[in-house]
Context: one part of a larger RNA
RNA sequence: ACGAACGCUGGCGGCGUGCCUAAUACAUGCAAGUCGAGCGGGCGGGGUGGGAGACCACCGCGUCAGCGGCGGACGGGUGAGGAACACGUGAGUGACCUAGCUGGGGGCGGGGGAUAUCGGGCCGAAAGGCGCGGCAAUCCCGCAUACGCCCUGGGUAGCGACGGCGCCAGGGGAAAGCGCGGGAGCGCACCCCCAGGGGGGCUCGCGGCCCAUUAGCUAGUUGGGGGGGUAAGGGCCUCCCAAGGCGACGAUGGGUAGCCGGCCUGAGAGGGUGGACGGCCACACUGGGACUGAGACACGGCCCAGACUCCUACGGGAGGCAGCAGUAGGGAAUCUUCCACAAUGGGCGCAAGCCUGAUGGAGCAACGCCGCGUGAGUGAAGACGGCCUUCGGGUUGUAAAGCUCUGUCGGUGCGGACGAGGACCCGCGGGGGGCCGCGGGGGGGCCGGUACGCGCCGAGGAAGCCCCUGCAAACUACGUGCCAGCAGCCGCGGUAAGACGUAGGGGGCGAGCGUUGUCC
Numbered sequence: 001a002c003g004a005a006c007g008c009u010g011g012c013g014g015c016g017u018g019c020c021u022a023a024u025a026c027a028u029g030c031a032a033g034u035c036g037a038g039c040g041g042g043c044g045g046g047g048u049g050g051g052a053g054a055c056c057a058c059c060g061c062g063u064c065a066g067c068g069g070c071g072g073a074c075g076g077g078u079g080a081g082g083a084a085c086a087c088g089u090g091a092g093u094g095a096c097c098u099a100g101c102u103g104g105g106g107g108c109g110g111g112g113g114a115u116a117u118c119g120g121g122c123c124g125a126a127a128g129g130c131g132c133g134g135c136a137a138u139c140c141c142g143c144a145u146a147c148g149c150c151c152u153g154g155g156u157a158g159c160g161a162c163g164g165c166g167c168c169a170g171g172g173g174a175a176a177g178c179g180c181g182g183g184a185g186c187g188c189a190c191c192c193c194c195a196g197g198g199g200g201g202c203u204c205g206c207g208g209c210c211c212a213u214u215a216g217c218u219a220g221u222u223g224g225g226g227g228g229g230u231a232a233g234g235g236c237c238u239c240c241c242a243a244g245g246c247g248a249c250g251a252u253g254g255g256u257a258g259c260c261g262g263c264c265u266g267a268g269a270g271g272g273u274g275g276a277c278g279g280c281c282a283c284a285c286u287g288g289g290a291c292u293g294a295g296a297c298a299c300g301g302c303c304c305a306g307a308c309u310c311c312u313a314c315g316g317g318a319g320g321c322a323g324c325a326g327u328a329g330g331g332a333a334u335c336u337u338c339c340a341c342a343a344u345g346g347g348c349g350c351a352a353g354c355c356u357g358a359u360g361g362a363g364c365a366a367c368g369c370c371g372c373g374u375g376a377g378u379g380a381a382g383a384c385g386g387c388c389u390u391c392g393g394g395u396u397g398u399a400a401a402g403c404u405c406u407g408u409c410g411g412u413g414c415g416g417a418c419g420a421g422g423a424c425c426c427g428c429g430g431g432g433g434g435c436c437g438c439g440g441g442g443g444g445g446c447c448g449g450u451a452c453g454c455g456c457c458g459a460g461g462a463a464g465c466c467c468c469u470g471c472a473a474a475c476u477a478c479g480u481g482c483c484a485g486c487a488g489c490c491g492c493g494g495u496a497a498g499a500c501g502u503a504g505g506g507g508g509c510g511a512g513c514g515u516u517g518u519c520c
Base pairs, nucleotide, nucleotide: 001518002517004516005515006514007513008512011372012371013370014369015368016367017365018364019330024328025327026326028325029324030323033070034069035068038067039066041064042063043062044061046059047058048057049056050055077283078282079281087207088206089205090204091203092202093201096200097199098198101196102195103194104193105192106191107190109143111141112140113139118133119132121130122129123128149172150171151170152169153168154167158165159164177188178187179186180185209255210254211253216246217245218244221243222242223241224240225239226238227237228236258280259279260278261277262273263272264271265270285306286305287304288303289302308319309318310317311316336362338361339360340359344358345356346355347354348353375405376404377403378402385396386395387394388393409461410457411456412455413454414453415452419447424441425440426439427438428437429436430435464509465508466507467506468505470489471488475504476503477502478501479500485492486491
């Protein structure tokens, strides 16, 4: 010094921290949705119009799933694996990618098609599935148009640094609508290109563990040619050719380990460490695989195999808390199946808003740090009692009582926040635009009737733990008699023990004090 644990003890507050072990298995609930201003439909109310009526058409509301879009690659968890360009640091990428955002330039023409929901039929215990019919779109596909975009070729006579920039020719590639408005139009989307910003991929120099009682290792191995693959270089992959490549400057093998900013210690050098917080990496029951997508080889997506658990009509199905709580187990040991989206942030949406176990809070635990209290003044007949005694006394000790006060904390009553800025609506003004400024209206607080303030009550409700032979601060009495016991080391105890046990007294620290463990 500590993410501590154990023993005794325990009043309050603030701020932190809290499965270090079984990356063991998990009941239950919640943790990622959202958009009706992309599209059609089912159901339930309502309304309008037509009709003699059955009914039909349309509009709007609510709800449900479906198609479609964006998000589910973020946020949150864990440290298993990994000694590696994983991390740190400094470079490179003329070898690369980048959705949403910002700035700039341009565009949005005209056609076609499929299908879920649905209807009716069938299979199945279920999970679910099959075939028929029919409909929509911001779904899908041609056509048109298009740049300085892409591909190929050429010239390279241009610049330049291998695939960079520039020139010419040929070929190729887009798009979607919706809302408001009486309308002009406005707004939000959509497509192409350039640039920016942020994010990422890949490569290299250097740096950081142990064992030589591991000394040799290597066949896609090392290099080259052709090809494939990728966003991209590469033996990344494949065919062929060559025989190389690494190693005492420690290869290979084995063991151990997430790395760093930091943290602990130390005068420093150094040593140790990587919990919380921040960055990066890796993983998501175990192993493998790809799909979709700007981005994954994807914690709460898919497929296969395996182990395990559950359902079953035995044919077949379902599942994955290292998310938040919580349970069992393991363990010396680690919390509530809480509240709220009010704030901050995120996703979707024009917005209203919805979702958010991120987050903000509350709860539990002296686990840590810090602060406060358990009273203050006065009070000698130095009371009683205890202990010791040379029996004179000494000590506990101003300590108590008594008297005079105070009111922190506590109890009670009353008041009572900051955190809330504004979204949105109306009006005015400015700007090329996103938008900005001003004025008016304007719902909303989990925490919490909390913090805090004031009044009242009342010394009342709040002290322990370890030690006293030496190291090392603090001594006597009795009991015990190498017994019982103590002990960090030296060592104490066998009849006067300052070392064991108890008492009185004393020392130290104090809501803590000791012990154990680990590091300096």
A computed fold for a 520-nucleotide part of an RNA from an uncultured bacterium, annotated as small-subunit ribosomal RNA, 5' domain. The RNAcentral record of the full RNA draws on ENA, Greengenes and SILVA.